Molecule: transfer RNA
Organism: marine sediment metagenome
């Protein structure tokens, strides 16, 4: 220099053909349980879906550019 893939909760990741509420596990906090912990049960908080712009009635999803990370070729 060229090509490909990825970016969603603190962490690991789903998210179907663009569609009416953005989710799971884990972690955190609270309550219950216990003599007290751990384990377990219940509940809650936590998100500008990497950034900017575009298409559309409607974008996490499609398009363009940028940033970052990883892999391959040279």
């Nucleotide at each position: 220099g060229g090509g490909c893939a990825c970016a969603u909760a603190g962490c690991u990741c789903a998210g179907u053909u663009g569609g009416u509420u953005a989710g799971a596990g884990u972690g955190u906090c609270g309550u219950c349980c216990u003599g007290a912990u751990a384990a377990g049960a219940c509940g809650a908080a936590g998100g500008u879906c990497c950034c900017u712009g575009g298409u559309u009635c409607g974008a996490g999803u499609c398009c363009a550019g940028g940033u970052g990370u990883g892999c391959c070729c040279a």